[in-house]
Context: one part of a larger RNA
RNA sequence: UGACGGGGGCCCGCACAAGCAGCGGAGCGUGUGGUUUAAUUCGAGGCUACACGAAGAACCUUACCUGGGUUUGACAUAGCGGUGGUAGGGAACUGAAAAGGGACCGACCUUCGGGAGCCGUUACAGGUGCUGCAUGGCUGUCGUCAGCUCGUGUCGUGAGAUGUUCGGUUAAGUCCGAAAACGAGCGCAACCCCCGGGAGUAGUUACACGUGUCUACUCCGACUGCCCGUGACAAACGGGAGGAAGGUGGGGAUGACGUCAAGUCAGCAUGGCCUUUAUAUCCAGGGCGACACACACGCUACAAUGGGCAGUACAAUGGGCAGCGAAGUCGCGAGGCGGAGCGAAUCCAGAAAGCUGUUCGUAGUUCGGAUUGCAGGCUGCAACUCGCCUGCAUGAAGCCGGAGUUGCUAGUAACCGCAGGUCAGCGAUACUGCGGUGAAUACGUUCCCGGGCCU
Repeated sequence: UGACGGGGGCCCGCACAAGCAGCGGAGCGUGUGGUUUAAUUCGAGGCUACACGAAGAACCUUACCUGGGUUUGACAUAGCGGUGGUAGGGAACUGAAAAGGGACCGACCUUCGGGAGCCGUUACAGGUGCUGCAUGGCUGUCGUCAGCUCGUGUCGUGAGAUGUUCGGUUAAGUCCGAAAACGAGCGCAACCCCCGGGAGUAGUUACACGUGUCUACUCCGACUGCCCGUGACAAACGGGAGGAAGGUGGGGAUGACGUCAAGUCAGCAUGGCCUUUAUAUCCAGGGCGACACACACGCUACAAUGGGCAGUACAAUGGGCAGCGAAGUCGCGAGGCGGAGCGAAUCCAGAAAGCUGUUCGUAGUUCGGAUUGCAGGCUGCAACUCGCCUGCAUGAAGCCGGAGUUGCUAGUAACCGCAGGUCAGCGAUACUGCGGUGAAUACGUUCCCGGGCCU
């Protein structure tokens, strides 16, 4: 000077408390450990790994295993030599394919020297092999916490201190006042984007046919500006007016100096090391999907504020040409045929919870849907290992969950559906968004956790 303390003081945060809904018990989905395996590729490991890399593992992907091939190689550059039936294409045949095989066909530029290509050879290529404790770049985290520093001056022998402390105040090292300090920088705030009110201009694909929902552009509006009180005559705080909005209006983007030799050599780049008929490369099949078990994140439930059936209403994001696909028609249905319209304010396009009526009557049930059998549909070369969907049948555990533990303070939680990316298809209950319905509670800061300032 820091860090630490079951030292002290002050102060924050869904940190506790007050509430609401959960998790922990069940079944299933997914990730991980473990075990197993020829292989179950690799990484991630308290918070900050575990629906994480992966925003799509049947083949491919794919890095793993088994087997079959190739060796200047799947890919790049260069030197030398060769090359006209040469480059390239390629039937029969062998094969799981890769590949081998080679009937047959057969080029380009040219200044006619040759070049390009190809073959041979030599340098080399290649490596998702190792080291994230050799690195770049990027990222997580403390933490959107209010801090971290510098110049000059002053004090101290010096390390250093002061400033940055103190009294108030703030979300804030925010501002005011004091003070051997005076200033400044990176952070805070503001400047940026979206939402909420209004005005002008413009109008198509909207609609009631001349309007302006809406969209685009340009502006206005909020600043403690006004009033009262408190305060130190300050900063500010409490209340009020006006206003669509009030004291940072709500949300986003934005992450200081640094910490964890944090994470990533498997995104990429890269030093060193290792490998070179193999740790490279091609192919087929398998595996990443195993299953006594353990943990993590979820979904669906255990029912009557509910389940079934019938009728009926209201969204917003977003996506679409190898695409989205309407009407009609066939099928109980998944779906088939069909092809209007749409490069999209026009078409795809129909929300669900809700509301109305009816039924069930507390049962392992008309709850719950796992599991299994049969029959089908779709994608795709191909659904056995290992896809999704439909119909009929089957109907398991489960009657609200121990210790413990998570999220959330308002259009939030909870409940409800919709869309998208990835994508042939899909194991999505995930993720990222969108709207619909719409709460309860906060006395307070003693305690738990994390953090800030002074001592």
The part of an RNA shown here (small-subunit ribosomal RNA, 3' major domain) has 455 nucleotides and comes from an uncultured bacterium. RNAcentral holds the full RNA, with entries from ENA and SILVA.